[in-house]
RNA sequence: AGAGUUUGAUCCUGGCUCAGAUUGAACGCUGGCGGCAUGCCUUACACAUGCAAGUCGAACGGUAACGCGGGGCAACCUGGCGACGAGUGGCGAACGGGUGAGUAACGCAUCGGAACGUGCCCAGUAGUGGGGGAUAGCCCGGCGAAAGCCGGAUUAAUACCGCAUACGACCUACGGGUGAAAGGGGGGGACCGUAAGGCCUCGCGCUAUUGGAGCGGCCGAUGUCUGAUUAGCUAGUUGGCGGGGUAAAAGCCCACCAAGGCGACGAUCAGUAGCUGGUCUGAGAGGACGAUCAGCCACACUGGGACUGAGACACGGCCCAGACUCCUACGGGAGGCAGCAGUGGGGAAUUUUGGACAAUGGACGCAAGUCUGAUCCAGCCAUUCCGCGUGCAGGACGAAGGCCUUCGGGUUGUAAACUGCUUUUGUACGGAACGAAAAAGCUCUUACUAAUACUAGGAGUCCAUGACGGUACCGUAAGAAUAAGCACCGGCUAACUACGUGCCAGCAGCCGCGGUAAUACGUAGGGUGCGAGCGUUGUCCGGAAUUAUUGGGCGUAAAGCGUCCGUAGGCGGUUUGAUAAGUCUAAAGUAAAAGACAUUCGCUCAACGAAUGGUAUGUUUUAGGAACUGUCAGACUAGAGUAUGGUAGAGGUUGCUGGAAUUCCUGGAGUAGCGGUGAAAUGCGUAGAUAUCUGGAGGAACACCGGUGGCGAAAGCGGGCAACUGGACCAUAACUGACGCUAAUGGACGAAAGCCAGGGUAGCGAAAGGGAUUAGAUACCCCUGUAGUCCUGGCCGUAAACGAUGAACACUAGGUGUUGGGUGAAUCGACCCAUUCAGUGCCGUAGCAAACGCGCUAAGUGUUCCGCCUGGGGAGUACGACCGCAAGGUUGAAACUCAAAGGAAUUGACGGGGACCCGCACAAGCGGUGGAGCAUGUGGUUUAAUUCGAUGCAACGCGAAGAACCUUACCAGGGUUUGACAUGAUACGAAUCUCUUUGAAAGAAGAGAGUGCCGUUUGGAACGUAUACACAGGUGGUGCAUGGCUGUCGUCAGCUCGUGUCGUGAGAUGUUGGGUUAAGUCCCGCAACGAGCGCAACCCUCAUUUUUAGUUGCCUUAUGGAACUCUAGAAAGACUGCCGGUUAUAAACCGGAGGAAGGCGGGGAUGACGUCAAGUCAGCAUGCCCCUUACACCCUGGGCUACACACGUGCUACAAUGGGUGAGACAAUGAGCUGCUACUCUGCGAAGACAAGCUAAUCUAUAAACUCACUCUAAGUUCGGAUUGUAGGCUGCAACUCGCCUGCAUGAAGUUGGAAUCGCUAGUAAUCGCUGGUCAGCUACACAGCGGUGAAUUCGUUCCCGGGCCUUGUACACACCGCCCGUCACACCAUGGAAGCUGGUUAUGCCCGAAGUCGUUACUCUAACCAUUUGGAGGAGGAUGCCUAAGGUAGAAUUAGUGACUGGGGUGAAGUCGUAACAAGGUAACC
Repeated sequence: AGAGUUUGAUCCUGGCUCAGAUUGAACGCUGGCGGCAUGCCUUACACAUGCAAGUCGAACGGUAACGCGGGGCAACCUGGCGACGAGUGGCGAACGGGUGAGUAACGCAUCGGAACGUGCCCAGUAGUGGGGGAUAGCCCGGCGAAAGCCGGAUUAAUACCGCAUACGACCUACGGGUGAAAGGGGGGGACCGUAAGGCCUCGCGCUAUUGGAGCGGCCGAUGUCUGAUUAGCUAGUUGGCGGGGUAAAAGCCCACCAAGGCGACGAUCAGUAGCUGGUCUGAGAGGACGAUCAGCCACACUGGGACUGAGACACGGCCCAGACUCCUACGGGAGGCAGCAGUGGGGAAUUUUGGACAAUGGACGCAAGUCUGAUCCAGCCAUUCCGCGUGCAGGACGAAGGCCUUCGGGUUGUAAACUGCUUUUGUACGGAACGAAAAAGCUCUUACUAAUACUAGGAGUCCAUGACGGUACCGUAAGAAUAAGCACCGGCUAACUACGUGCCAGCAGCCGCGGUAAUACGUAGGGUGCGAGCGUUGUCCGGAAUUAUUGGGCGUAAAGCGUCCGUAGGCGGUUUGAUAAGUCUAAAGUAAAAGACAUUCGCUCAACGAAUGGUAUGUUUUAGGAACUGUCAGACUAGAGUAUGGUAGAGGUUGCUGGAAUUCCUGGAGUAGCGGUGAAAUGCGUAGAUAUCUGGAGGAACACCGGUGGCGAAAGCGGGCAACUGGACCAUAACUGACGCUAAUGGACGAAAGCCAGGGUAGCGAAAGGGAUUAGAUACCCCUGUAGUCCUGGCCGUAAACGAUGAACACUAGGUGUUGGGUGAAUCGACCCAUUCAGUGCCGUAGCAAACGCGCUAAGUGUUCCGCCUGGGGAGUACGACCGCAAGGUUGAAACUCAAAGGAAUUGACGGGGACCCGCACAAGCGGUGGAGCAUGUGGUUUAAUUCGAUGCAACGCGAAGAACCUUACCAGGGUUUGACAUGAUACGAAUCUCUUUGAAAGAAGAGAGUGCCGUUUGGAACGUAUACACAGGUGGUGCAUGGCUGUCGUCAGCUCGUGUCGUGAGAUGUUGGGUUAAGUCCCGCAACGAGCGCAACCCUCAUUUUUAGUUGCCUUAUGGAACUCUAGAAAGACUGCCGGUUAUAAACCGGAGGAAGGCGGGGAUGACGUCAAGUCAGCAUGCCCCUUACACCCUGGGCUACACACGUGCUACAAUGGGUGAGACAAUGAGCUGCUACUCUGCGAAGACAAGCUAAUCUAUAAACUCACUCUAAGUUCGGAUUGUAGGCUGCAACUCGCCUGCAUGAAGUUGGAAUCGCUAGUAAUCGCUGGUCAGCUACACAGCGGUGAAUUCGUUCCCGGGCCUUGUACACACCGCCCGUCACACCAUGGAAGCUGGUUAUGCCCGAAGUCGUUACUCUAACCAUUUGGAGGAGGAUGCCUAAGGUAGAAUUAGUGACUGGGGUGAAGUCGUAACAAGGUAACC
């Protein structure tokens, strides 16, 4: 510090996700040791049991228990002593400990303040005199189950109450008045006393008071979460006078008076929450959190209340109410773990019912000491952090095993084994701490004192005290001994192979893996990472500049309010003076400690701990400065406004008025149609339409001018005239003197449609009706037509209200139009020219921008203010509120769901987009197919099998250049199992041949013959048989694992690269453009210049000539020849080379000459980058999978030849341009020894017999159409030949299924073929025959070739099909066979409404009203004091008044849950119906 993910690719916007750190964690797997720390985050849920606050006998009366002493013979007695239960009394119990429910508050934090209190502590001052009456305990009696209570008698105090005194103190009318106390202990010389003691003294106490310290109470300023779908709240409310009350200020409380107080700088209400130091994260600013430790607050079963006290409205106190639990004799009682342990429950989840007061601290005490679940320790848990170990060294060209393998090897791996060494940890044994020193005791000394007592201080000495713990630590011994896992390995992200599985099982943080070769699932081997841990899940911060102060945006990605006015607010021109709020500087205080940071130190290191230091953006106070902002005062004129003079204008409102046109009406004239459409029909018209003329009525809109011209804030404004009226611009520079800009809340205006009331209605025209179109057509088209459109008045308040661009100001190159002014110059004048303001357009520099683009009219550079945005969908929806008559508008969520949605640009592809061009593409022609019969292939059906493949063009006379057996892969049956075939091992045997039985054959069983070749004499080669195993074999699967080959677009003209340039980039350029070509062929131009694969050419062939050579050919002749034909070698020839024209002078085209051939001369071979997962695993090869007595192999027979039917491709025909008969002529390619076969003979013929020639320019083959002659005469025929019968021939082991040919006989359909469709542009179509391959034969009418005869037509490119180039649109990229919308049906999910139902919370009215404070009291009781002895004061009780918790009741508000039914939404596999959008999406789309 970034990365992945939208796309075919790119840039951007934008969300989602990841890598880091963190944790009071939990879960899974695993687990050696130690140190430090943490440990109910959930139910402030309920709690059994034990402990957590006591202490003091030096306050008191005393003596229940224990011990000692004394007395007594003993029983026993005795408070005498140590001590001490219960009680009175004092102090403490308000600390310490827990929890975070409540609380949005002076609760907390920071900084200040004045009107207070204060036990214990410190310092000071003054006192501590003298009396009195009770009471608990104890004893007696009584009640009760208990808890406990009552009565009587007696008693003490540092308990209680007076009196005296009063330095301070308090009150005061300033005269005065009021109010205290307590004693106890130690010691003791003199004196007094019978004694007790007095007395003295020292501590400890007590009273009053002053001051302090610390602590506490109160007040203020600032800060402190979310929601406006909470906007108004408030009656003790705000203030005042007076009173009450408190420790103290105050509406804290009360009476009266006034009507205030708070709030958009967010009151009130609702939700959530203890606050802070700090913790986590982050570069920081920030964000999140508030466990442990520390400070503050609040709470103690829930609610209320007071008492006591220095302090409480009190966790382990009291009273009341409520809920719950327990005891009960049913009458009544008891209780409060959010103390420490612990239990149940809840939960994913959090420990021992431990030890000790040794240390630190606390309470009490003179002290010893007692108490202390505070605390210190131990226990449990890998919960965190830190440290250590599980060994170290050597050890192979590398064991075994595992895994992989190209079978060679690689890897695990120096890893192990093995050898040597060490001993941390653990085990055993032994030693052994620091934490402990005070206090107490003793000696000395100082102070107090009469005192060597006592007490206090100091010095010395000595003794005791350890929970942890026999722990840390140290030493010794043996021994590698006691100790490694977890996650991951497709990318992000370090790390790869095999097997299994087969869209299954599963994985997944995101993208995404899995459908038979998965580095993504599971397992294994290996590897990577971390390591006593590792991973997962959750949290928070980061990355995220993804809420942007630092540090974002708003033309098109989300985002400028439709426009203007204007309030608050924010911001604000020049200058002078003052001030000092902001601001700046300095100093001081504070910002607790801990934490963080730096340095050093202590635990062996570290974690941990200690010391020291500095910082801490805050805040307060003081001092200073005065530039800037603010404030006050004064001045100015450049902003703004006013004035004066002009100018332009569809600016607005009202009234009047005009012509053209449509429609309707009247009349004339006139006749059969009009109208409408793609074509029609509905409609109108003989009752006279349309067309035409005259006249009239009425409404609406204003042609031309008219213009990216004008005006207006926008919406918007268009005949003419008038009235009223708003604004703008220019000029002048007279006046005011900052009066300004922006603009939440607010106000006004605001197209169309719509609504209300009343008019009006010519045309147009939602709805509606009819006619068409269509599969349908609730549409598009047509004929009608109502609301509406128009006017008046009132609503509505929205639009793609758009420049998708808020307003204002300033600055920043130019060029060129245009509108309205001014100035200069010029002119007779209009122009023209220059310049300057104000508008309105285009192009463009810098700059900006993701790009497109913007560019003085900014989207540039700055300033000010407002509005708005934060992924897509859900949704501008729901609920609530406000507005509206309604329609609806404004404001405006969430659950849930997706990993995208989106912008701009690029390359393609596509378009029922455009332009250009080509092709037998159409057209023009010729001949076919489609109809018939037959052949052949396919589909389908059938079958035991009808083997398999090929399926639009580009499958279908295709693989198959030839299925009777074989082929053959299929079926039935019969057999074989190392196999029909290959290699290897062993044994035997030469090989081999003949024969017999059985059988359909294969096979099975037997009999016989036979001994070869080489040789070093063991043996070897070949062959056969047998055996066992490696293996053979497979036309079994996968052409979507492949090679190779092929088809197709297409013989179309295209496809690319290097360098350069342009662009952020994908990419572009080149390759586009102007011409031209068959051609990306060539030329010109050009930020391109070149190049490659294609095109063309080179190759073959045909046409001409020359030359050479010529047999088997040719000619002559039988000897020759090279003239011709021909054969086959070489060469020439054609190149737009020449001429003319056109074009641009080019390329090229047109015409011509010459020439055998002319513009590529004809034909062939040759097929760019690529597309179709095109075809082929059955030609061959091949990975993987599968079968192995079978999916292999052999044999016989059958099938591939079936047949209702459908299609393709052909043949033959339908006839006279013909058929038949006879005669006659002319080819070329090619083939031939298991062959072609002449001649001759036989047969009607197929053919047979015989038999020359030929291994081929030598031999073998009648070419046919054609020509001539005759015949047939328009008919189902002398056409046509199917079908069938019969007789034959040939091949072959074999023609039944199932061959071909021949003769005779038979003589079907068919008379030119519907829709539709195919081929062909010249030696072509058409037509005619010939040859070959395969092959025993043949289904060949096929296929591949050969020659003979030999046409017609092309105006042209509108249309159909295919293709090329350019351009345009795109929501497509699997690329239009694309994408995609909505209803309906089904399933699931969340959510709204809903008659209601059930809870919670809050406030209000009324009723009732416990305990309790305060007040009242005429009732009752009453020790201290007073008293005049009646009583009084005071107190207690009772009663009562106010307040008030809980409770009841009533109507509300709000919130949550639930609810028959219902609404839409989302998501789902291939469901249904249509096809709305994306191309002109087939009616442009959208608001």

The RNA shown here (small-subunit ribosomal RNA) has 1487 nucleotides and comes from an uncultured bacterium. RNAcentral holds the sequence, with entries from ENA. Model confidence (mean pLDDT): 83 of 100. Rfam family: Bacterial small subunit ribosomal RNA. Its family is annotated with ribosome and structural constituent of ribosome in the Gene Ontology.